Large-subunit ribosomal RNA, domain VI from Parabacteroides pacaensis, 250 nucleotides, folded computationally.
Context: one part of a larger RNA
RNA sequence: CGCAGGAGAUUUGCGAGGGACUGACACUAGUACGAGAGGACCGUGUUGGACAGACCACUGGUAAACCGGUUGUUCCGCCAGGAGCACCGCCGGGUAUCUAAGUCUGGAAGGGAUAAGUGCUGAAAGCAUCUAAGUACGAAGCCCACCUCAAGAUGAGAUCUCCCUAAAGGGUGGUUAUAGACUAUGACCUUGAUAGGCUACAGGUGUAAAGGCAGUAAUGUCAUAGCCGAGUAGUACUAAUUGCCCGAGA
Numbered sequence: 001c002g003c004a005g006g007a008g009a010u011u012u013g014c015g016a017g018g019g020a021c022u023g024a025c026a027c028u029a030g031u032a033c034g035a036g037a038g039g040a041c042c043g044u045g046u047u048g049g050a051c052a053g054a055c056c057a058c059u060g061g062u063a064a065a066c067c068g069g070u071u072g073u074u075c076c077g078c079c080a081g082g083a084g085c086a087c088c089g090c091c092g093g094g095u096a097u098c099u100a101a102g103u104c105u106g107g108a109a110g111g112g113a114u115a116a117g118u119g120c121u122g123a124a125a126g127c128a129u130c131u132a133a134g135u136a137c138g139a140a141g142c143c144c145a146c147c148u149c150a151a152g153a154u155g156a157g158a159u160c161u162c163c164c165u166a167a168a169g170g171g172u173g174g175u176u177a178u179a180g181a182c183u184a185u186g187a188c189c190u191u192g193a194u195a196g197g198c199u200a201c202a203g204g205u206g207u208a209a210a211g212g213c214a215g216u217a218a219u220g221u222c223a224u225a226g227c228c229g230a231g232u233a234g235u236a237c238u239a240a241u242u243g244c245c246c247g248a249g250a
Stems, first nucleotide, its partner, number of pairs: 001152001005163007015149004021049007033038001051106005059100003066093005071086006110144003117137004169246004173189005194239003197235005203228003211222004
């Protein structure tokens, strides 16, 4: 821009893409078969491999704005307590997130038309013949079925609702995340929990400082303490103010 009024939703599916893999074991059954040795078809079940998709409850990894320990050095006048730098100084842990080595799921079943092949009936050709007329089966393959996209499918489809004079609706602006390079997408904008703050909780670290007590002291204890990024709720304290623009019958 189009889809001959303008919008907001929900859809149909022309068509396109994806997937499609496979082992072992057990039962049937030591059966059929075979002198024996050996040893099935068909059918059923269990459990794997590789691959693919999703997810983070578990096991782990990550987590340089979380917690703790600790070395050297400089500084905060000194002690105590801290801060900077040293690969994040080093070390021990670790929430959210992301993630695999973790967890779950998938390949199927079924239908249709067939290939090689197997048939039925059956002439040409009194016989025979699956084929000439007719007709039945038959594959991991083909078409469906499963998953995803999909009306620019210009062949532009369908349904529901709204709007008619500056309306429905959209945009701009702001707070933002399940989104993200930007844009776009989603949530919210006081008729408000969108983000921050605060409070509570979860979770992490591991028992802060100061003081008392015990000990000559290191240290222990009073004390599951103190601190805390992203988590879950609650709460208008802060910021989402007010506005402006676009927007229909040729």
Rfam family: Bacterial large subunit ribosomal RNA. Its family is annotated with structural constituent of ribosome and ribosome in the Gene Ontology. The source organism's lineage runs through Bacteria, Pseudomonadati, Bacteroidota, Tannerellaceae and Parabacteroides.